[in-house]
Context: one part of a larger RNA
RNA sequence: GCCAACGAGUUUGACUAUCCAGUCGCCUAAGCCCCUACGGGGUGGAGGCAUAGCGAAAGCGAGUGUGAAUAGCGCGAAAUAUGAUUGGAUGUUCAAGACCCGAAGCGUGACGAGCUUACCAUGAGCAGGAUGAACCCCGCGUAAAAGUGGGGGGAGGUCCGAACCCGUGAGUCGUGCAAUCCUCUGGGAUGACUUGUGGUAAGGAGUGAAAAGCUAAUCGAGUUACGUAAUAGCUGGUUCUUCCCGAAACAGCUUUAGGGCUGGCGUCUUGGGCGGAAUGUGGGGGUAGAGCACUAAAUAGAAAUUCUUGGAGUUUACUCCAGAUUUUCUAAUUAAACUCCGAAUACCAUAUUCUUAAGCCAAGGCAGUUAGACAGUGGGGGCUAAGCUCCAUUGUCAAAAGAGUAACAGCUCAGAUCGUCGUCUAAGGUCCCUAAAUUAAACUAAGUGUUAUAAAGGAGGUUUUUCGCCCUCGACAGGCAGGAAGUUAGCUUAGAGGUAGCUAUCUUUUAAAGAGUGUGUAACAACUCACUGCCCAAACUUUGUUCUUUUGAACAGAGAGGGGUGAUUAGCGCCAAAGAUUCCCGGGACUAAAGUUUAAUACCGAAGACACGGAUACUUUUGUAAUUUAUUACAGAGGCAUGGUAGGGAAGCGUUCUGUACGCAUUGAAGCAGGAGGGUAACCGACUGUGGAGUGUACAGAAGUGAGAAUGUUGGC
Numbered sequence: 001g002c003c004a005a006c007g008a009g010u011u012u013g014a015c016u017a018u019c020c021a022g023u024c025g026c027c028u029a030a031g032c033c034c035c036u037a038c039g040g041g042g043u044g045g046a047g048g049c050a051u052a053g054c055g056a057a058a059g060c061g062a063g064u065g066u067g068a069a070u071a072g073c074g075c076g077a078a079a080u081a082u083g084a085u086u087g088g089a090u091g092u093u094c095a096a097g098a099c100c101c102g103a104a105g106c107g108u109g110a111c112g113a114g115c116u117u118a119c120c121a122u123g124a125g126c127a128g129g130a131u132g133a134a135c136c137c138c139g140c141g142u143a144a145a146a147g148u149g150g151g152g153g154g155a156g157g158u159c160c161g162a163a164c165c166c167g168u169g170a171g172u173c174g175u176g177c178a179a180u181c182c183u184c185u186g187g188g189a190u191g192a193c194u195u196g197u198g199g200u201a202a203g204g205a206g207u208g209a210a211a212a213g214c215u216a217a218u219c220g221a222g223u224u225a226c227g228u229a230a231u232a233g234c235u236g237g238u239u240c241u242u243c244c245c246g247a248a249a250c251a252g253c254u255u256u257a258g259g260g261c262u263g264g265c266g267u268c269u270u271g272g273g274c275g276g277a278a279u280g281u282g283g284g285g286g287u288a289g290a291g292c293a294c295u296a297a298a299u300a301g302a303a304a305u306u307c308u309u310g311g312a313g314u315u316u317a318c319u320c321c322a323g324a325u326u327u328u329c330u331a332a333u334u335a336a337a338c339u340c341c342g343a344a345u346a347c348c349a350u351a352u353u354c355u356u357a358a359g360c361c362a363a364g365g366c367a368g369u370u371a372g373a374c375a376g377u378g379g380g381g382g383c384u385a386a387g388c389u390c391c392a393u394u395g396u397c398a399a400a401a402g403a404g405u406a407a408c409a410g411c412u413c414a415g416a417u418c419g420u421c422g423u424c425u426a427a428g429g430u431c432c433c434u435a436a437a438u439u440a441a442a443c444u445a446a447g448u449g450u451u452a453u454a455a456a457g458g459a460g461g462u463u464u465u466u467c468g469c470c471c472u473c474g475a476c477a478g479g480c481a482g483g484a485a486g487u488u489a490g491c492u493u494a495g496a497g498g499u500a501g502c503u504a505u506c507u508u509u510u511a512a513a514g515a516g517u518g519u520g521u522a523a524c525a526a527c528u529c530a531c532u533g534c535c536c537a538a539a540c541u542u543u544g545u546u547c548u549u550u551u552g553a554a555c556a557g558a559g560a561g562g563g564g565u566g567a568u569u570a571g572c573g574c575c576a577a578a579g580a581u582u583c584c585c586g587g588g589a590c591u592a593a594a595g596u597u598u599a600a601u602a603c604c605g606a607a608g609a610c611a612c613g614g615a616u617a618c619u620u621u622u623g624u625a626a627u628u629u630a631u632u633a634c635a636g637a638g639g640c641a642u643g644g645u646a647g648g649g650a651a652g653c654g655u656u657c658u659g660u661a662c663g664c665a666u667u668g669a670a671g672c673a674g675g676a677g678g679g680u681a682a683c684c685g686a687c688u689g690u691g692g693a694g695u696g697u698a699c700a701g702a703a704g705u706g707a708g709a710a711u712g713u714u715g716g717c
Base pairs, nucleotide, nucleotide: 001717002716003715004714005713006712011096012095013094014093016091017090018089019088020087021086022085023084024083025049026048027047031043032042033041034040035039053060054059063075064074065073066072099237100236102234106227107226108225109224110223111222117201118200119199120198121197122196123195124194125193126191128160129159130158131156135152136151137150138149139148140147164188165187166186169184170183171182203219205215206214207213240652241651242650243649244648245647250263251262252261253260254259264369265368266366267365268364269363270362271361272360275355276354277353278352279351280350281349282348283347289341290339291338295335296334297333299331300330301329302328303327304326306324307323309322310321311320312319313318372397373396374395375394376393377392378391379390380389381388402413403412404411417614418613419612420611422610423609424608428604429603430602431588432587433586437601439599440598441597442596443595449590450589457575458574461572462571463570466567467566468565469564470563471562478535479534480533481532482531484508485507486506489503490502491501514529518527519526540559541558542557543556544555545554546553547552615642616641618639619638620637621636622635623634624633625632626631627630653706655703656702657701658700659699660698661697662696663695664694671690672689673688674687677684678683
């Protein structure tokens, strides 16, 4: 890991609701008696519920309590409904282990010091080597010492190092040789040393050179039995089928926040009258917006008031300038806690029309929910950050499958009763992958794009709108030439000569030439530009007149506009533009598109709609049958409904056993293997084989009644 078996809402008592049954007031309990062989019958009215309530009570009583009250008020009676009681079943609740498994823990009594810690008693062990204390002796030395040399001596929690004890570092091992080992390396090795045997000390206690270490692979309180099915607002699990309905993730309170209680939302039963949409009408409001009339903020100007604060003028009275103060006017503003104003929606009521389908209200039984998520809109917080957070409102998911979006709970379309190799559509699509258009007209050249999003800013990209100006009397570009004089304008400056800066910006000669557009110089110079001349050279059509034999020419006019230059409008592109597995739109790939814009018509496309057929529920209706005569069953027709988690309700299948009735079986029961066929399903099942002794159907009843999950338990592999 798989398979098999086992494995979880039970039982008792009590309340309550619903259903069924008995009686009409209902019921007996213990006990006793009888029959019997664990059950039944009788007796037993003690007692319980009901029949009357009110009051704290005395008590009174269809009333009573309060009260001074014959008042008022509270609770009752009176009326309706049938109701009462006993038993059984089912749902819930309460008390119990209370659906099952699961703690860490707490208590009581025992068992442990053959491991280990400490101690006691009695024994044992420590190769070899080194160092060489005290002390002694001898020599030298000294007055004597001290001192010094030699010899002896053999001290030490001394040194080196085996046994022995330990376990420093590394490696190895790490389903090991081993639940701590092995190898190398290392520490102690006469000591606070090591060790044998026996003994003593224990569970809030021991022992501890102290690490909460150790107390038998167990220690911040050993092990074991019991209390004990401790408790677990926590996690996990909780077993057959079909049908109907179908939530919540909110409010208030909570030592409450991952738990509860009440309400809200679901379901079932009974009863009741009603609803929904559109349009109109009538309402209240103070939001969006707007405004400045209040409150508050904020800007500029003008005028006035007051202050004399400063300065100037003129003169002692003022004027002007600057400033401060307050007010008025003008212009232009801001506001969630401003409003002279003020919507749309929404909400309430009502009338008309449409709609008979979805809901509403009341009482009662049973719940679940109280971690929500994203999206659109209106807001608060945050950075107008977040797949952020908190409200309001709507939708979807949750509890919703299908189609689209490459894939993708919350987006778009659309709500799956079942079947069909039928039809039409939605969103979205129609070159290939891939079902369906290689439709039309423009634009784009950037693979822009076919993707949700790129900014400010920049650019002779390209298309387009509108308006100027110039042009065969020669435009624009290009080439050639000129581009001067007063004058180096004045000031400034070391210098400033067109070209650092300031001021002015004239006059002359000219075809034209700025008191100078740039480059440049220390300043000049030099180059260049504006401006001018020359070269070059940019379609026409048509009408009239004149000339002309005609071709045609000239002039005037008209039309369409041509060449050039400048501004402007809009479209699509370009640069700006840096990211992490693969350049890349899902891919291939696509350029008069398969891109973008516009337009039109087809087609594809879903579990949507339609068509045909079937099932079930409800409802309307027809027929038949039955009886309790207003119900039930069956059959037909019309309508409508049938996604679903938590959860509520309904109807069934199967297992074991019991009762009654009827059966089957050695001419082969159960079980096992297969299985035509039947039923919406759980399941049933002719028949065949195997097997070898029991077993089924109908109607009732009772449950150790259904497994795939619980790191489930046991067994097997």
This is a predicted structure of a 717-nucleotide part of an RNA (large-subunit ribosomal RNA, domain II) from a Candidatus Staskawiczbacteria bacterium.
Its mean pLDDT, the model's own confidence on a scale to 100, is 80.
The organism belongs to Candidatus Staskawicziibacteriota, within Bacteria.
The full RNA is in RNAcentral, with records from ENA.